A computed fold for a 483-nucleotide part of an RNA from an uncultured bacterium, annotated as small-subunit ribosomal RNA, 3' major domain.

Context: one part of a larger RNA
RNA sequence: UGACGGGGGGCUGAACAAGCAGUGGAGCACGUGGUUUAAUUCGACGCAAAGCGAAGAACCUUACCAGGACUCGACAUGCUAGUAGUAGUGAUCCGAAAGGUGAGCCAUCCAGGCUUCGGCUUGGAAGCUAGCACAGGUGGUGCAUGGUUGUCGUCAGCUCGUGCCGUGAGGUGUCGGGUUAAGUCCUUUAACGAGCGCAACCCUUGUCCUUAGUUGCCAGCGGUUCGGCCGGGCACUCUAAGGAGACCGCCGCCUAAAAGCGGAGGAAGGUGGGGAUGACGUCAAAUCAUCACGCCCCUUAUGUCCUGGGCUACACACGUGCUACAAUGGCUAUUAUAAAGGGAAGCAAAGGAGCGAUCCUGAGCCAAUCCUCAAAAGUAGCCUCAGUUCGGAUUGUAGGCUGCAAUUCGCCUACAUGAAGUUGGAGUUGCUAGUAACCGCAGGUCAGCAUACUGCGGUGAAUACGUUCUCGGGCCUUGUACA
Repeated sequence: UGACGGGGGGCUGAACAAGCAGUGGAGCACGUGGUUUAAUUCGACGCAAAGCGAAGAACCUUACCAGGACUCGACAUGCUAGUAGUAGUGAUCCGAAAGGUGAGCCAUCCAGGCUUCGGCUUGGAAGCUAGCACAGGUGGUGCAUGGUUGUCGUCAGCUCGUGCCGUGAGGUGUCGGGUUAAGUCCUUUAACGAGCGCAACCCUUGUCCUUAGUUGCCAGCGGUUCGGCCGGGCACUCUAAGGAGACCGCCGCCUAAAAGCGGAGGAAGGUGGGGAUGACGUCAAAUCAUCACGCCCCUUAUGUCCUGGGCUACACACGUGCUACAAUGGCUAUUAUAAAGGGAAGCAAAGGAGCGAUCCUGAGCCAAUCCUCAAAAGUAGCCUCAGUUCGGAUUGUAGGCUGCAAUUCGCCUACAUGAAGUUGGAGUUGCUAGUAACCGCAGGUCAGCAUACUGCGGUGAAUACGUUCUCGGGCCUUGUACA
């Protein structure tokens, strides 16, 4: 100087407390371990692995296994030799395909020579064959590496120059007193300054103004088939570009100052809400399977192609979710209201068929123009506390869709079936406001497949006395046989 302490002080955080909803019990989905297997490809392992890489394993993907094939190779560049019925096409036969076999048909370009102008011939290109350099490897090493990422942590820290102090390691600055979300600012001061961080600058949301109107509007006028539909108009809503606005600026209290507290005005008040943004470093943290790369290894195989299987197994254990156990509910009927997205091998209205999944036909739309677009909520009725009109697992039958192909192994529909489950032990998680909780919608991936992920809106709470305790993180100080 650090590190550590079941030392001290002080600060802080959805850390505790006060609350709300969960999880741990049930069924199922997904991931992981284990076991099994010819193979169940590989990686990730406390927080910070486990709905993770994977934004979607029937084939493909695919790296795994079995079997069948290929060997200059599925792909790149160069060299040597050979090659005219050559390249290309490809009948037949073997085969699961890949691959092998190879009858027939049958070319092109450039240069030189000959020519009866039809063409012939030599060399080369392209191609093929043989060979050589090489290709290839999701083979090993993340403890050889680059790059990228997680984490402490959006925590307030980490340092430097000069000066001063110390023999030196080093200290000071960065400490003390206040204050702040903050090493934020003020003050004191052997320190004075500076850098990386903090904050601000960026995006979005909340208010207003300007500009602009093929969205919107009886706002005001006219028409109307009552649909902003038409004329008409940019006032409003909205859209999207530019501006204004918030600074403790004003007032009061308090104070040495910084700040703090209260008030006014204001759409917004003390960082307004949310996001992006992650200092020096820590964990030989993760990744050689995104990619790149050193070294090692394979080279008729650890490379390549194909068919089928596997990644989907199942005494069990763990994690993350979905659905429930019901009356703040279930069912039936009826009736409103979003935002953000997507759309041409696409979105598909209206109409028709079907109980339905879906099918037929197909207007419109390359989109503020057309299409895709809610549910919970509301209203009325039934159910009356039961393993039920709760719950929907499981199974049977019949269908639909995608796709060469749904057996291993897809999704959906109808009918029938109707399991566990009556609120869950010890423990444990999230959340402080448009948040939690509840409700649906969209997108990416995608032929098909979403309880996952990423977004979007709708309805919309309770509680916070406080910092004694638990956990995490800074700061000061103290002890130490540790470095």